Predicted 3D model of RNase P RNA and transfer RNA as a complex of 444 nucleotides.
RNA sequence: GCGGAUGGCCGGAUGACCGCGGGCGGCAACGCACGAGGAAAGUCCGGACUCCACGGAGCAACGGUGCCGGGUAACGCCCGGCGGGGGCAACCCCAGGGAAAGCGCCACAGAGAACAGACCGCCCCGGUCCGCCGGGGCAAGGGUGAAACGGUGGGGUAAGGGCCCACCGCGGGACUGGCAACAGGACCGGCACGGCAAGCCCCACCGGGAGCAAUGCCAAAUAGGGAUCCCGCGCGGGCAACCGCAGGCGGCUUCGGCCCAGGGGUCCGGGUUGGCAGCUUGAGGCGGAUCGGCAACGAUGCGCCCAGAUGAAUGGUCAUCCACGGGGUUUCGGCCCCCGGACAGAAUCCGGCUUACAGGCCAUCCGCGCGC
RNA sequence: UCCGGCGUAGCUCAGUGGUAGAGCAGUUGACUGUUAAUCAAUUGGUCGUAGGUUCGAAUCCUACCGCCGGAG
Repeated sequence: GCGGAUGGCCGGAUGACCGCGGGCGGCAACGCACGAGGAAAGUCCGGACUCCACGGAGCAACGGUGCCGGGUAACGCCCGGCGGGGGCAACCCCAGGGAAAGCGCCACAGAGAACAGACCGCCCCGGUCCGCCGGGGCAAGGGUGAAACGGUGGGGUAAGGGCCCACCGCGGGACUGGCAACAGGACCGGCACGGCAAGCCCCACCGGGAGCAAUGCCAAAUAGGGAUCCCGCGCGGGCAACCGCAGGCGGCUUCGGCCCAGGGGUCCGGGUUGGCAGCUUGAGGCGGAUCGGCAACGAUGCGCCCAGAUGAAUGGUCAUCCACGGGGUUUCGGCCCCCGGACAGAAUCCGGCUUACAGGCCAUCCGCGCGC
Repeated sequence: UCCGGCGUAGCUCAGUGGUAGAGCAGUUGACUGUUAAUCAAUUGGUCGUAGGUUCGAAUCCUACCGCCGGAG
């Protein structure tokens, strides 16, 4: 210098004028300080909080998670490791339990696709009109396929074959290291056991339901209706709540009871669409410091407080600067002029994940080339 | 604030692991004096986008985009 990897940060600055939102002070006019984000987004996870249900329980169903250890209020998040894969490397990716519990699937091609199979072949025997035919043995070679029931080499054989041997692979595995996942592995087994669980399933663990338009309160409204359940006219006492006695002016009856007018409860429908609390001080955030830890993170202590709207504020104009890009002008450059300043925007609040993002900055590391 | 469904040819829809289809529409031809109808042939697909699982994905999984609908 070129190319790349990882982590982090900023994402316009200052001033003037005119506005907007809530807060504080003031009788008022007015004044004072504050006022979007790293994602406020998607609503994909985990909680706080509130209400409902309930036996502070269990089971089934359904859904989710899935190597090990740690962090955390918790998590499907984060950190560190293990195993597998990719890259020369820095480094990156992995839904990464179980396929000897069971079921299912494996198209086409191919002889044969899962306790398989013989198309071309190889070998032996018999026959032969020398083209081949019949019987038997084999699975090494060819061919098909994503995948063919261990691989390479040697011995052996009629030809072959774990048939035998060595190494590798596979299965079991004393023992060693590690908290563990796992790694190494004496020795044993001649090989029996294909793949798919982001197919059903099995195993382990987790989950009661709903969501701030939750929920509570005040004000306003509650006309005329529908469905269903309960009490039932009345008399006496009492201010009343209530207590005592009795069982209806009436209709039906199978003699049990039902209907009736009045009151009350619940639901539907209608009406009311105003305000307050919840509401923003919280597992809080930010900036320093010390200590523990490889790290995520934790502990201690100091300082600051940083939006709470409800059709919903956080904006506009101008000036100067700032970085970059494009265009014009110019002798390359420079100067000058014009345009452009990403994604987006709180709505109960936190911890994460994911997605979007013009441009710029910083740190560490890797490869190649050159110079000293 | 929360929840559900859908996306396949120009339109309406099938296809739920194994070569992407049907009806209508379009094009060409036949029939007819002409048109329609009818008959025959034929064109047309990033299966919303990207990544993953698998030998193989429209189909299974994840993230995103768009549309439709629902609750209070």